[in-house]
This is a predicted structure of a 73-nucleotide RNA (transfer RNA) from a Candidatus Nomurabacteria bacterium.

RNA sequence: GCCGCCUUAGCUCAGCUGGUAGAGCAACUCACUUGUAAUGAGUAGGUCGUCAGUUCGAAUCUGACAGGCGGCU
Numbered sequence: 001g002c003c004g005c006c007u008u009a010g011c012u013c014a015g016c017u018g019g020u021a022g023a024g025c026a027a028c029u030c031a032c033u034u035g036u037a038a039u040g041a042g043u044a045g046g047u048c049g050u051c052a053g054u055u056c057g058a059a060u061c062u063g064a065c066a067g068g069c070g071g072c073u
Base pairs, nucleotide, nucleotide: 001072002071003070004069005068006067007066010025011024012023013022019056027043028042029041030040031039049065050064051063052062053061
């Protein structure tokens, strides 16, 4: 230098055909317990890497850029 893949909650990841963003773990509250753990119930937490484009509508499609990983030279 060229090519490919990835970027979504604090962490690990789903969400694939465009139509109001989810799970597990973690956190917090409540129940249970003499108390802790475990268990059960609930709550909060995200402008989906950034900027543009297409569209009535974009996490999803297109482009550029940034970061990470891998391959080739």
Its Rfam family is "tRNA". Its family is annotated with triplet codon-amino acid adaptor activity in the Gene Ontology. Rfam classes the family as a transfer RNA.